[in-house]
Context: one part of a larger RNA
RNA sequence: GGACGAACGCUGGCGGCGUGCUUAACACAUGCAAGUCAAGGGGAAAGUUUUCUUCGGAGAAUUAGUAUACUGGCGCACGGGUGAGUAAUGUAUAAGUAAUCUACCUAUAGGAAAGGAAUAACUCUAAGAAAUUGGGGCUAAUACCAUAUAAUGCAGCGGCACCGCAUGGUGAUGUUGUUAAAGUAAUUUAUUACGCCUAUAGAUGAGCUUGUAUUCGAUUAGCUUGUUGGUAAGGUAACGGCUUACCAAGGCUACGAUCGAUAGCUGGUCUGAGAGGAUGAUCAGCCACACUGGAACUGAGACACGGUCCAGACUCCUACGGGAGGCAGCAGUGAGGAAUAUUGGGCAAUGGACGAAAGUCUGACCCAGCAACGCCGCGUGGAGGAUGAAGGUCGUAAGAUCGUAAACUCCUUUUUUCGGGGAAGAAAAAACAGGUUUGUAGCCUGUAUUGACUGUACCCUAAGAAUAAGCCCCGGCUAACUACGUGCCAGCAGCCGCGGUAAUACGUAGGGGGCAAGCGUUGUCC
Numbered sequence: 001g002g003a004c005g006a007a008c009g010c011u012g013g014c015g016g017c018g019u020g021c022u023u024a025a026c027a028c029a030u031g032c033a034a035g036u037c038a039a040g041g042g043g044a045a046a047g048u049u050u051u052c053u054u055c056g057g058a059g060a061a062u063u064a065g066u067a068u069a070c071u072g073g074c075g076c077a078c079g080g081g082u083g084a085g086u087a088a089u090g091u092a093u094a095a096g097u098a099a100u101c102u103a104c105c106u107a108u109a110g111g112a113a114a115g116g117a118a119u120a121a122c123u124c125u126a127a128g129a130a131a132u133u134g135g136g137g138c139u140a141a142u143a144c145c146a147u148a149u150a151a152u153g154c155a156g157c158g159g160c161a162c163c164g165c166a167u168g169g170u171g172a173u174g175u176u177g178u179u180a181a182a183g184u185a186a187u188u189u190a191u192u193a194c195g196c197c198u199a200u201a202g203a204u205g206a207g208c209u210u211g212u213a214u215u216c217g218a219u220u221a222g223c224u225u226g227u228u229g230g231u232a233a234g235g236u237a238a239c240g241g242c243u244u245a246c247c248a249a250g251g252c253u254a255c256g257a258u259c260g261a262u263a264g265c266u267g268g269u270c271u272g273a274g275a276g277g278a279u280g281a282u283c284a285g286c287c288a289c290a291c292u293g294g295a296a297c298u299g300a301g302a303c304a305c306g307g308u309c310c311a312g313a314c315u316c317c318u319a320c321g322g323g324a325g326g327c328a329g330c331a332g333u334g335a336g337g338a339a340u341a342u343u344g345g346g347c348a349a350u351g352g353a354c355g356a357a358a359g360u361c362u363g364a365c366c367c368a369g370c371a372a373c374g375c376c377g378c379g380u381g382g383a384g385g386a387u388g389a390a391g392g393u394c395g396u397a398a399g400a401u402c403g404u405a406a407a408c409u410c411c412u413u414u415u416u417u418c419g420g421g422g423a424a425g426a427a428a429a430a431a432c433a434g435g436u437u438u439g440u441a442g443c444c445u446g447u448a449u450u451g452a453c454u455g456u457a458c459c460c461u462a463a464g465a466a467u468a469a470g471c472c473c474c475g476g477c478u479a480a481c482u483a484c485g486u487g488c489c490a491g492c493a494g495c496c497g498c499g500g501u502a503a504u505a506c507g508u509a510g511g512g513g514g515c516a517a518g519c520g521u522u523g524u525c526c
Stems, first nucleotide, its partner, number of pairs: 001526004006522005013378006019371002021336001026334003030331003035074003039071002047062006081289003090214008100206002105202007113147001115145002122137006153178006160171004183194005215261003222252003227249008264286004268279004291312005314325004342368001344367003350364001351362004381411004391402004416463002419460003425453001431447006470515005475496003481510005491498002
């Protein structure tokens, strides 16, 4: 000198764009953050209208096949948070997979026959303070189960061709065995749409393996028994001591094993001419974690933040028998700390889940609020104006200086305030009409609708210099000097050093210098 997720002191006009718990992975009140659905069986109420009425009320229609719970499908493994752990089951980069899987999506080729038994909801009842649970009975499905059909799938046994990278791979083929399915909606009633099953290929996403690189310590020198290898079996989507039995005695290590300390890694960021050094907030990729530890279930995918089970600590409820909970999601609270924001608006846009769609959900996201925390831009007026006014300071008392500075005259209105106009972000989907079409599918054209921010940005009119300057420094380094006070005191100080009676170094004033809505200090890095 530069930089910062900064803090502190003094000061503070506006706008744009960013950023904002670096500490206790400490504990959390409250609300919200993951639902949705032409599969299925049930199915309300308030309100309104109306009939009857003993004036208390009762019935019917509508509300409405709506709300809602339940069975079922898809999603909940994404998105969002945090960096505790991890020095390599991580990351970066380059390869391999002839050792693998992949829901939804795309393409291609086929198929969807005929049946069965349950169960929730519901109803009857029982236990319990509650959470919840037991028993009897009824019922449906795209839930579940057996049967049929079936290859190019899978498995076994053959021979053939081609190829390779060691184990081997691919293709056609013969034979045996084995494995599927579900319907719903619309109308013009035979079609269309959305689904269902099998196979192949793709796309996407993942798993596994290998090479190289990846902090410090030798005042850590030896470490290892599933350890290293083999055979067999099991297990996995898959290779493998991944697991088990048996056999052998190996394997790693001064090119630093083991142990200890520290740490998420990277693209990047800061600095530097570069080499390098430091760093890993925001944004993006990967990894790990979800009160602590362990485990599996479901599923294409998890050993699952807002799922389950067990154990533990803590908090809460309890009728003492037993139960409930997990903000490192968004806000917010306490605590810790030098220190870090609103219990805001909206799904209008982008994206995501479900749905045929309308749409519903979305603290992702888009916006607004707070903070000079940062960067950038603008302003706090411009021109003229010497009786060089008054006043301050200094003074050799002549004067010098603040100083064209002010007053005063003329002008402007960025900002400010008032009033008026007023965007872009929105184009689609859907609906309707038309065209194409076997078609209601798909595609094309036209019409109309939809904005949280927001009456915002911006523009125009009016008023009036009106609303807007501070901070640090002035001995040398280092730009900028005098007076008074103080008297080794009070104090200053980054280093050298100032102060003991004329201090340009302390304090105040005048003057001056620097930067400027900031300035200075502290901390950290280069």
Annotation:
A computed fold for a 526-nucleotide part of an RNA from an uncultured prokaryote, annotated as small-subunit ribosomal RNA, 5' domain. Model confidence (mean pLDDT): 83 of 100. Rfam family: Bacterial small subunit ribosomal RNA. Its family is annotated with structural constituent of ribosome and ribosome in the Gene Ontology. The RNAcentral record of the full RNA draws on ENA and SILVA.